[in-house]
Context: one part of a larger RNA
RNA sequence: GGCGUAUGGGGGAUGUCUUGGCAUCAGGAGGCGAUGAAGGGCGUGGAAGUCUGCGAUAAGCUCGGGGGAGUUGACAAACAAGUGAUGAUCCCGAGAUUCCCGAAUUAGCUCAUGGUGAAUCCAUAACCAUGAGUGGCCAACGUGGGGAACUGAAACAUCUAAGUACCCACUGGAAAAGAAAGAAAACUCGAUUUCGUCAGUAGCGGCGAGCGAAAGCGAAAUAGCCCAAACCGCGGAGGUUUCCUCUGCGGGGUUGUAGGGCCUCUCACAUGAGAGUUACAAAAUCACCAGUUAGCAGAACCUUUUGGAAAAUUGGACCAAAGAGGGUGACAGUCCCGUAAGCGACGGUUGGUGAUCUCUCGAGGGGUACCUGAGUACGCCGGGUCACGUGGAACCCCGGCUGAAUCUGCGAGGACCAUCUCGUAAGGCUAAAUACUCCCUGAUGACCGAUAGUGAACUCAGUAUGGCGAUUGAAAGAUGAGAAGAACCCCUGUUAGGGGAGGAAUGUGAACCUGAAACCAUACGCCU
Numbered sequence: 001g002g003c004g005u006a007u008g009g010g011g012g013a014u015g016u017c018u019u020g021g022c023a024u025c026a027g028g029a030g031g032c033g034a035u036g037a038a039g040g041g042c043g044u045g046g047a048a049g050u051c052u053g054c055g056a057u058a059a060g061c062u063c064g065g066g067g068g069a070g071u072u073g074a075c076a077a078a079c080a081a082g083u084g085a086u087g088a089u090c091c092c093g094a095g096a097u098u099c100c101c102g103a104a105u106u107a108g109c110u111c112a113u114g115g116u117g118a119a120u121c122c123a124u125a126a127c128c129a130u131g132a133g134u135g136g137c138c139a140a141c142g143u144g145g146g147g148a149a150c151u152g153a154a155a156c157a158u159c160u161a162a163g164u165a166c167c168c169a170c171u172g173g174a175a176a177a178g179a180a181a182g183a184a185a186a187c188u189c190g191a192u193u194u195c196g197u198c199a200g201u202a203g204c205g206g207c208g209a210g211c212g213a214a215a216g217c218g219a220a221a222u223a224g225c226c227c228a229a230a231c232c233g234c235g236g237a238g239g240u241u242u243c244c245u246c247u248g249c250g251g252g253g254u255u256g257u258a259g260g261g262c263c264u265c266u267c268a269c270a271u272g273a274g275a276g277u278u279a280c281a282a283a284a285u286c287a288c289c290a291g292u293u294a295g296c297a298g299a300a301c302c303u304u305u306u307g308g309a310a311a312a313u314u315g316g317a318c319c320a321a322a323g324a325g326g327g328u329g330a331c332a333g334u335c336c337c338g339u340a341a342g343c344g345a346c347g348g349u350u351g352g353u354g355a356u357c358u359c360u361c362g363a364g365g366g367g368u369a370c371c372u373g374a375g376u377a378c379g380c381c382g383g384g385u386c387a388c389g390u391g392g393a394a395c396c397c398c399g400g401c402u403g404a405a406u407c408u409g410c411g412a413g414g415a416c417c418a419u420c421u422c423g424u425a426a427g428g429c430u431a432a433a434u435a436c437u438c439c440c441u442g443a444u445g446a447c448c449g450a451u452a453g454u455g456a457a458c459u460c461a462g463u464a465u466g467g468c469g470a471u472u473g474a475a476a477g478a479u480g481a482g483a484a485g486a487a488c489c490c491c492u493g494u495u496a497g498g499g500g501a502g503g504a505a506u507g508u509g510a511a512c513c514u515g516a517a518a519c520c521a522u523a524c525g526c527c528u
Stems, first nucleotide, its partner, number of pairs: 001527009015513001016478002020448002022445007029437002031137002039101003042055003046079001049075003061095006070083003108134009141172001142170005152159001156206001182189002193220005203211002224429003227373001231251009256407001258372003261368007272361005284356010295343002301316002305312001317334002319323001325337003379401006388414001409424005466471001485512001488500004
């Protein structure tokens, strides 16, 4: 020096665990805000700091309910000073208080009413006052306005990626769409939406890469309505005033086998019938029921042995509408919390039912030709969207230019025309089935188990740290059943470390469960 064995140091792998995460299902909720939000700052305790709570009434004040012996939140033990059967602390509901910043507002904008009042006579603009509303935040879902590139095409330009990412505006608990100027082609269907299929089909496509339907069928869920107009009545304004035009309100009326108005004829009609607060008109009160927001009660076991400790073991019992789960000094149906089956609300809140209440109630025959959404439809030019890239390109929607008809009307059926069929545009509303989860409750997991699982299980994580900044972004869990956290003595280079003692089940001593490897040391053996 090497190898081996042993004993230690070092280090923190592994095993076990779980306070924290992840995902799914079901139910709820789906908003908060000028009555000042979300988010912050600063305060607030007997007590220095941080977290939590709260707001100068400041770990709290008042009232109602629950509950029943301790209690003054946590790190964090002790001390001080208190408080409580005259019912505290604690939990639920309602109320009071609620500093400063922040939309942050003594403002801006919109509407209404009133006043003042220019150029410019009247008027208008402008200004002023009062009142009402609005504004900001918020995870995803939604609708609309804008809108890429990387990429793919094995290059690249049409194309693709993709109407995606992203930006903006706005809404709702959902949004959007929606009661046929539809789909279709048979003896047809009958608002919309979503799912399955149709189907990777028909098609589109430098016919490349790729893109990619619809009808139909089967399901989920179902719900239909209101205006404008004709005509009638009442009111106002203007004019060329037995009238006309404009306009407000009420009645009427709402459709495609056309419907309605007006005139006429016939029948019916209320001590009845129907509907309703999410559309179809709209407001409120009361009662009952159910849920929710605190809770209540809840069966049944002792023993032997080992052990520090019994739930283990031995022996014999018991309960079970409860043998889900968790805890307790090792593994507990019968020790504790619970679990099954039950019960419970002064007040708040949600839903349902009922009552009061509110609203509505004709049909047919004949005639007449008054009405049925205009700078609209169609057309042309230029674009977009449709699975459809201009193509034979319909349908739908924009910009520009033109510009009809009026039911014997008009549009569509994928150029266009005819026949036939279907529908009735140019006004509006509409639940459910569908999408999502910042949030609350419950349940579950061939999900993770501290380099995993959220970035974050933790004396404190969006923290420390980095960056001028927009932003970036960690590491860090486990003594023990119980602190019983080692009185006292000794060594010493003296807040370190060690040896006794004591306690303890202990080789659990706080750099604390287990304690691998690298690496280091010591002892012994063998080889050189």
This is a predicted structure of a 528-nucleotide part of an RNA (large-subunit ribosomal RNA, domain I) from a Pirellulales bacterium.